[in-house]
Molecule: transfer RNA
Organism: Microgenomates group bacterium RIFCSPLOWO2_01_FULL_47_10
RNA sequence: GCCCCCGUAGCUCAAUGGAUAGAGUAGCGGUUUCCUAAACCGUCGAUGCAGGUCCGAUUCCUGCCAGGGGCA
Numbered sequence: 001g002c003c004c005c006c007g008u009a010g011c012u013c014a015a016u017g018g019a020u021a022g023a024g025u026a027g028c029g030g031u032u033u034c035c036u037a038a039a040c041c042g043u044c045g046a047u048g049c050a051g052g053u054c055c056g057a058u059u060c061c062u063g064c065c066a067g068g069g070g071c072a
Base pairs, nucleotide, nucleotide: 001071002070003069004068005067007065010025011024012023013022018055027043028042029041030040031039048064049063050062051061052060
């Protein structure tokens, strides 16, 4: 330099064009308990960046950034 894959919540993963982007775990609050843990209830929190297509984009296209792999 070229090619391929990936980027969603603190972490691990869903959602492949359509109602408010969901779940587990973690955090916070509560119930329970003599206390802690466990269990249960509630709550908080996310689409890498910039453009484009579309009535509508996490999804499709382009560029850039970051990570992984391959060729030279």